[in-house]
RNA sequence: AUUAUAUAUUGGCAAACUUGUUGAAAAACAAGGGCGCAAAACUAUGGGUCUAAAGAAGUAUUCCAUGACUGCCAGGUUGCAUAA
Numbered sequence: 001a002u003u004a005u006a007u008a009u010u011g012g013c014a015a016a017c018u019u020g021u022u023g024a025a026a027a028a029c030a031a032g033g034g035c036g037c038a039a040a041a042c043u044a045u046g047g048g049u050c051u052a053a054a055g056a057a058g059u060a061u062u063c064c065a066u067g068a069c070u071g072c073c074a075g076g077u078u079g080c081a082u083a084a
Stems, first nucleotide, its partner, number of pairs: 002084004012037002017032006035071001041077003045074003048069003055063003
C1' cells in the first nucleotide's frame, strides 16, 4: 500500500419508545434508552421513499418540493483493529 472481516482487542455509534424544544408536516435537536451496525463516520451526487405549507385546479379532494430521510440502496471522501 492492497484485499478480507473468520478470530481477537481498544473502543465507537445508537433503533423502537419516553420527555422537552423547533417545524404546516415529514422530520430534526437535546436527555434517557438499546434494536442492531466493520464504516450505522462525513457527503443530498444518482436512484428511491416521506411530507404538502405556499401555489395551482376546483367543492373538500387532487397535483406539486423549493422541505426531509445517508440506520433505504448505490457513488465519492476519510478512518480503527486483526489476518493474509
Predicted 3D model of an 84-nucleotide RNA (c-di-GMP-I riboswitch aptamer) from Propionispira arboris. Its mean pLDDT, the model's own confidence on a scale to 100, is 87. The source organism's lineage runs through Bacteria, Bacillota, Negativicutes, Selenomonadales and Propionispira. The sequence was found by an Rfam model in a public genome assembly.